[in-house]
Context: one part of a larger RNA
């Protein structure tokens, strides 16, 4: 000199764009953050409509009917493995780069072949009953795209090549004839479903190289290293097991200890390099602590389950409930880090034929000079060089064109009027913007509302007076201060930067 997720002191006008718990992976009150589908199903708790019944005050009240719009709870499907957070662990089961072969892949795309015929249950519900609650227990009824057989099998799997095994589900819109138990069958279109192949996407696995410090860590290792066989997995493999062999790693640093998420990048530097890994992007790991599996295409699963532990809460003492390293917010820690905001209008995601619903992702707004950038705090004239202040050799000098005064301008802030783009889609149409009456445009008034901080001995740009008297104090280094201190304190003057300035920390 440059840097910063900074903090502190003094000061503080506006805007744009960014950024904002670096510490306790400490504990968390409260609200929200993952639902959706009635075009899979039985149904009807609530709301609205319609119809019917009864009462009458003749347009109200009560009741009934799932008939319609819809829909609580339930069965079922898809999604809760994405998105969001954090960096505790991890020095290699990680990451980066370059390769590889023994694999899987829901939804999506393309292709081929199918979608026939049956059955028995379980929720909801009803009844009874246990419990303070959480939550159950028993009996009975019922539907399905839930579950299970049968049939069929182009291709698929196994095979000793003879053969053997294995699938499915319907729903909605429209409709001429025919049939009809008047429900429908049937036809067609769409959405689904099953099997197989290929693709795309996503992922699992293996290898090489690189990847912090310590030798005051020198030896480490029995599933250890390899083989055969078996098991297991989507798949290779000591991944696991039985048997056999005795190997494997190591001064090119094994093992152990400490520290640490890695990278693209970021900062600095002419570069080589050094330091660093906030925000954004990719990968990994974790979700109160430890362990485990279930479901599923995918998890050993942040807002799922089970067990154990610590902690907190409820309890009728028998037993239960919870997990903010999601968004806000609280306490605590700390030098220190924001609102318990608005909206799904856009982008994206989940579900759905769709309308749509959900979305603290996201888009925005709020707070903070935390940073970067831009703008303003006025411009021109104005000498009697006014007054004041300060200095003085008492003549004057300086403050200083500075002010006053004259003439202008109106950015920004303020007031008034107008007022968006962002909107594509969706919807029959009407309509549909959180931001926002914001940006922007026009007009109005008036210099009006808007300057500080640090320094002045040398390094280093900028000097005098007074006070103090090795005191009080200053200080980055050298060093100042003991009676004329340009070095302390104040004042005048000056220098630097400027909505900031200085100090401290930090890295190059």
């Nucleotide at each position: 000199g440059a840097u910063u997720g900074a903090a502190c002191g003094c000061u503080g006008g506006c805007g744009g764009c960014a950024u904002g718990c670096c510490u306790a992976a400490c504990a968390c009150a409260u609200g929200c953050a993952a639902g959706u589908c009635g075009a899979a199903c039985g149904g009807u708790a609530a709301c609205a409509g319609a119809a019917c019944u009864a009462g009458c005050u003749u347009g109200c009240u009560a009741g009934u009917u799932g008939c319609u719009g819809a829909c609580g709870a339930g069965u079922g499907g898809c999604g809760g493995a994405c998105g969001g957070g954090u960096g505790a662990g991890u020095a290699a089961u990680g990451u980066a780069u370059a390769g590889g072969a023994a694999c899987u892949u829901g939804c999506c795309u393309a292709a081929u072949a199918g979608u026939g015929g049956g059955g028995g249950a379980c929720a909801a519900c009803u009844u009874a009953u246990g419990g303070a609650a959480a939550c159950g227990u028993a009996a009975g009824c019922u539907a399905a795209u839930a579950c299970c057989g049968c049939a069929u099998a182009c291709g698929c799997u196994c095979u000793a090549c003879g053969g053997a095994g294995g699938a499915a589900a319907g729903c909605a819109g429209g409709g001429g004839a025919u049939c009809u138990u008047c429900g429908g069958a049937c036809c067609u279109u769409g959405c689904g479903c099953u099997a197989u192949u290929a693709g795309a996407u996503a992922g699992g696995c293996c290898u090489a190289u690189a990847u912090u410090g310590g030798a005051u860590u020198a030896g480490c290792u029995a599933g250890u290293u390899g083989g055969u066989g078996a098991g297991g997995u989507a798949a290779u493999g000591g991944c696991u097991c039985a048997c056999c062999a005795a190997g494997g790693c190591g001064a090119c640093g094994a093992u152990c200890c400490a520290u640490a998420g890695c990278u693209g990048g970021u900062u600095u530097g002419a570069g080589a390099g050094a330091a660093u890994g906030a925000u954004c992007a990719g990968c990994c790991a974790c979700a109160c602590u430890g362990g485990g599996a279930c479901u599923g295409a995918g998890a050993c699963a942040c807002g799922g389950c089970c067990c154990a532990g610590a902690c907190u809460c409820c309890u009728a003492c028998g037993g239960g409930a919870g997990g903010c390293a999601g968004c806000a917010g609280u306490g605590g820690g700390g030098a220190a880090u924001a609102u318990u905001g608005c909206a799904c209008a856009a982008u994206g995601g989940g579900c759905g034929c769709a309308a749509g619903c959900c979305u603290g992702a996201u888009g925005c707004a709020g707070c903070a000079a935390u940073g970067c950038c831009g703008c303003g705090u006025g411009g021109g004239g104005g000498a009697u060089g006014a007054a004041u202040g300060c200095c003085u050799u008492c003549g004057g000098g300086u403050u200083g064109u500075a002010a006053a005064c004259c003439c202008c301008u109106u950015u920004c802030a303020g007031g008034a009027g107008g007022g968006a783009c962002g909107a594509a889609g969706c919807g029959a149409a009407a309509g549909u913007g959180a931001c926002g009456g914001u940006a922007c445009c026009u007009c109005c008034a008036g210099a009006a509302g808007a300057a500080g901080c640090c320094c002045c001995g040398g390094c280093c740009a900028a000097c005098u007076a007074c006070g103090u008297g090795c005191c009080a104090g200053c200080a980055g280094c050298c060093g100042c201060g003991g009676u004329a201190a340009u070095a302390c304190g104040u004042a005048g003057g000056g220098g630097g930067c400027g909505a900031g300035c200085g100090u401290u920390g930090u890295c190059c």
A computed fold for a 508-nucleotide part of an RNA from an uncultured prokaryote, annotated as small-subunit ribosomal RNA, 5' domain. It matches the Rfam family "Bacterial small subunit ribosomal RNA". RNAcentral holds the full RNA, with entries from ENA.